[in-house]
RNA sequence: CGAGUUGGCCAGACAAUCGCUGCUUGUUCGUUGUAUCUUCGGGUAGACGGAACAAGGGGAGGAAAGUCCGGGCUCCACAGAGCAGGGUGCCAGAUAACGUCUGGGAGGCGCAAGCCUACGACAAGUGCAGCAGAGAGAAGACCGCCUAAGUACACAGUACCGGUAAGGGUGAAAGGGUGCGGUAAGAGCGCACCGGGCCGCUGGUAACAGUUGGCAGCAGGGUAAACUCCACCCGGAGCAAGACCAAAUAGGGUUCCUUAUGGCGUGGCUCGCGUUGGAACCGGGUAGGUUGCUUGAGCCUUAAAGCGAUUUAAGGCCUAGACGAAUGAUUGUCGCUCUUUUUAAGAGAACAGAACCCGGCUUAUCGGCCAACUCAACAA
Numbered sequence: 001c002g003a004g005u006u007g008g009c010c011a012g013a014c015a016a017u018c019g020c021u022g023c024u025u026g027u028u029c030g031u032u033g034u035a036u037c038u039u040c041g042g043g044u045a046g047a048c049g050g051a052a053c054a055a056g057g058g059g060a061g062g063a064a065a066g067u068c069c070g071g072g073c074u075c076c077a078c079a080g081a082g083c084a085g086g087g088u089g090c091c092a093g094a095u096a097a098c099g100u101c102u103g104g105g106a107g108g109c110g111c112a113a114g115c116c117u118a119c120g121a122c123a124a125g126u127g128c129a130g131c132a133g134a135g136a137g138a139a140g141a142c143c144g145c146c147u148a149a150g151u152a153c154a155c156a157g158u159a160c161c162g163g164u165a166a167g168g169g170u171g172a173a174a175g176g177g178u179g180c181g182g183u184a185a186g187a188g189c190g191c192a193c194c195g196g197g198c199c200g201c202u203g204g205u206a207a208c209a210g211u212u213g214g215c216a217g218c219a220g221g222g223u224a225a226a227c228u229c230c231a232c233c234c235g236g237a238g239c240a241a242g243a244c245c246a247a248a249u250a251g252g253g254u255u256c257c258u259u260a261u262g263g264c265g266u267g268g269c270u271c272g273c274g275u276u277g278g279a280a281c282c283g284g285g286u287a288g289g290u291u292g293c294u295u296g297a298g299c300c301u302u303a304a305a306g307c308g309a310u311u312u313a314a315g316g317c318c319u320a321g322a323c324g325a326a327u328g329a330u331u332g333u334c335g336c337u338c339u340u341u342u343u344a345a346g347a348g349a350a351c352a353g354a355a356c357c358c359g360g361c362u363u364a365u366c367g368g369c370c371a372a373c374u375c376a377a378c379a380a
Stems, first nucleotide, its partner, number of pairs: 002375009012334007020059002023056007030048002034045004061351001065362002068360005073238004085234005090104005105119001106117004120229002125227002127223002142168002144164003150160004176194006195218001197215003200211004242291004252282006262276005298317008336348005
């Protein structure tokens, strides 16, 4: 200097003006659930669940998103166990919990830093598999190889009966590989080495690794994000949860008063049927309001433990809380990127936006910064 890998960070800055929405303080007005005085008209003080104005101070994110997992919180249900259903799936740890994270193992990719993987069991059972191919599963004689044994004949041979998975061919995949022996030709048929399996031993918490210890010729292809089996986990609904207050020319109940041989309707009358006043109290509850609501598995700094995720201790900090839903707009200066030109001008600046709160994952994202490491070239 070039090409990369991993981890982390920022998400334009400042000022002025005009707004929006909570909070605090003050002033003025209002209200009466409070206290006190009263000549009963009201006054004063306080409070406010109110209003206006002024001042001060706060006001979106790294993903606030998708709502895909996990938890807190709330209500409902619940003796315990099982079935059904759903989820997870190498090992160990972290955590409130997880499908997340950390460390490790195995397999794969990369020259390397490093990255990726639902990675239990197909020898419990059942199922599935296009094309090609003779055959796709205790498989298979298409080409090829053989003619030892047996039979026939026209007998150095031919035909039949057969043997054979070494070679060719098909396929993603055809029942370990190489060599020697063996054989009619062949075959773990026998042997040596390699590979794999089981048992043991050694190392490791474990997954697993090693093995110049032993055993058996080798164990029957693939597929479980196919049914299934095994192990472990899971009650349901969600802040539109839930709690409190509580309007009316709404509606319900109880008691009392009035009286009912009443009134009104049934186009007139009788019978019948239906309906009907006032007051007090009570509970439910719609609209509406309050709460839940932001102090929390919180953030920052330092120290300690740990490889790490993380945990512990000390000190400091308070950082949106709306609901037809605020968090904005304009201007100026500076900074960044690009273009034209050559010192100025023009253009651009993403993805997106809280809604009970946290931990994750995934997805979107202009431009830039920092640290560690790898490879290659060159120079000393």
Molecule: Bacterial RNase P class A
Organism: Thalassotalea ponticola